[in-house]
RNA sequence: GAAGUGGACUGGAUGGUCGCUGGCUCCGGCUGGUUGGCCAGCCGGGGCGAGAGGAAAGUCCGGGCUCCGCAGGACAGGGUGGUCGGUAACGCCGACCGGCCGCGAGGCCAGGGAAAGUGCCACAGAAAACAAACCGCCGAUGGCCGCUUGCCGGGCGGCACAGGCAAGGGUGAAAAGGUGCGGUAAGAGCGCACCAGCAGCCGGGGUGACCCGGUUGGCUUGGUAAACCCCACCCGGAGCAAGACCAAGCAGGGAGGAGGCGGCGUCGCCGUCGCCGCGAGCUGGUCCGGCUCGCCAACGACUCCCGGGUAGGUCGCUGGAGGCGUCGAGCAAUCGACGUCCUAGAGAAAUGACCAUCGCCUCGGGCUUGCCCGAGGGCACAGAACCCGGCUUACAGGUCCGCUUCCAGC
RNA sequence: GCCAGCGUAGCUCAACUGGCAGAGCAGCUGAUUUGUAAUCAGCAGGUUAAGGGUUCGAGUCCCUUCGCUGGCU
Numbered sequence: 001g002a003a004g005u006g007g008a009c010u011g012g013a014u015g016g017u018c019g020c021u022g023g024c025u026c027c028g029g030c031u032g033g034u035u036g037g038c039c040a041g042c043c044g045g046g047g048c049g050a051g052a053g054g055a056a057a058g059u060c061c062g063g064g065c066u067c068c069g070c071a072g073g074a075c076a077g078g079g080u081g082g083u084c085g086g087u088a089a090c091g092c093c094g095a096c097c098g099g100c101c102g103c104g105a106g107g108c109c110a111g112g113g114a115a116a117g118u119g120c121c122a123c124a125g126a127a128a129a130c131a132a133a134c135c136g137c138c139g140a141u142g143g144c145c146g147c148u149u150g151c152c153g154g155g156c157g158g159c160a161c162a163g164g165c166a167a168g169g170g171u172g173a174a175a176a177g178g179u180g181c182g183g184u185a186a187g188a189g190c191g192c193a194c195c196a197g198c199a200g201c202c203g204g205g206g207u208g209a210c211c212c213g214g215u216u217g218g219c220u221u222g223g224u225a226a227a228c229c230c231c232a233c234c235c236g237g238a239g240c241a242a243g244a245c246c247a248a249g250c251a252g253g254g255a256g257g258a259g260g261c262g263g264c265g266u267c268g269c270c271g272u273c274g275c276c277g278c279g280a281g282c283u284g285g286u287c288c289g290g291c292u293c294g295c296c297a298a299c300g301a302c303u304c305c306c307g308g309g310u311a312g313g314u315c316g317c318u319g320g321a322g323g324c325g326u327c328g329a330g331c332a333a334u335c336g337a338c339g340u341c342c343u344a345g346a347g348a349a350a351u352g353a354c355c356a357u358c359g360c361c362u363c364g365g366g367c368u369u370g371c372c373c374g375a376g377g378g379c380a381c382a383g384a385a386c387c388c389g390g391c392u393u394a395c396a397g398g399u400c401c402g403c404u405u406c407c408a409g410c
Numbered sequence: 411g412c413c414a415g416c417g418u419a420g421c422u423c424a425a426c427u428g429g430c431a432g433a434g435c436a437g438c439u440g441a442u443u444u445g446u447a448a449u450c451a452g453c454a455g456g457u458u459a460a461g462g463g464u465u466c467g468a469g470u471c472c473c474u475u476c477g478c479u480g481g482c483u
Base pairs, nucleotide, nucleotide: 001406002405003404004403005402006401007400008399009398010397012358013357014356015355016354017353018352020051021050023048024047025046026045027044028043029042030041031040032039033038053381057392058391060390061389062388063387064386065239066238067237068236070289072288073287074286075285077235078234079233080232081231082096083095084094085093086092097111098109099108100107101106112230113229117228118227119224120223121222134169135168136165137164138163141162142161143159144158145157146156147155148154177195178194179193180192181191182190196220198217199216200215201214202213203212204211205210243315244314245313246312252306253305254304255303256302259276260275261274262273263272264271265270277295278294279293280292281291282290322341323340324339325338326337327336328335329334359379360377361376362375363374364373365372366371411482412481413480414479415478416477417476420435421434422433423432429466437453438452439451440450441449459475460474461473462472463471
């Protein structure tokens, strides 16, 4: 100097003029309550100070918070998937293990199980899993033919029929571990040596996933689970349009709907209690259990259909699993201690407009290669709505730090 | 705020439960006809919304993004 890789930050700045919204405080006015003081609300003015994001987005996850009389159990259903930590928790973050990519710094992985079971592997190919013979090799042994021999026997040669082979070739994404030697009729882990793999045992390292070493052995038993499934762990449900309070207003109608026995009070009606049975509800489905309510002499829990009223105001609504600084622990994520700070709360939705200078970008010119001049450009993605921790997606330009590789020079 | 479904040729739709992406209409050519329409025959037209992943192989299975439709409140 070039290329790359990992991380952090910024995302216009300053000044002036006018204009918004909330908070605190002061002054003035009005209304209500009140004996007064004072309180509440509204209007106007002054002062102080504050006012969108790293993603506010997508709504993909986890929570805080609020409500629902079971936040009980089982099944179904759903989610996650190496190990160990972090965290309020997570499907997130960190470190490590294993595998893959990269010269490297680094990056990626929905990373448990295929001997629990059931599926699928098209076409091609002989054959795609308790799976085989298209080409080919052998044909010792059995068979056929020929030669030799006087004959038998024996020997030699041929055939490739029976039979044998899965080592070679072909097909395919993938077809019964690899190399070498022996053996065989030809072959084959058939045997052996060295590897790879799998399983068992032992030793060492590590919290662990795993790693290293030794030894024994059948010799070696495809893939696919983002196929169904099995295993391990996790899961009440709704959601701020949750919910709480105040004020105002109305109009209800129809349908369905579940039993007896006994006691007490009583002349009786009737009321109440108990037992069993039945019906309904209990913020996703089914079952069990539990709780509550209802079961009639015209009542009745609850459910459904039609229709009406109100959709007004206040709260929830911003002090937090909060930010910043220093020190300590830890490889890190993060945690602890001390100190310090308060950084939007709208309610149809506020933070804007103008001017100047500088910064940035584009073009043109000059030229001392680093600056100057002129013109143009608002100069990215984009705006809170209960809040927080993450993930994912979008993003013009700029700054800083660490590391790796290559080239050149000293 | 909560929850489902869809996107394929110019248009309307198929493609079971992963194995060469089809049909109709429209378009073009030829035949037929005096000529047109109709009819018959043939042809062409596809990154399956975009991107990534699993798998030998993806329209189909999984994830992300974009666009559209519907339901509850």
Two RNAs folded together computationally: RNase P RNA and transfer RNA, 483 nucleotides in total. The coordinates come from a structure-prediction model, not an experiment, and the mean pLDDT is 77. Rfam match: Bacterial RNase P class A. It is annotated as a ribozyme. Rfam describes the family as follows. Ribonuclease P (RNase P) is a ubiquitous endoribonuclease, found in archaea, bacteria and eukarya as well as chloroplasts and mitochondria.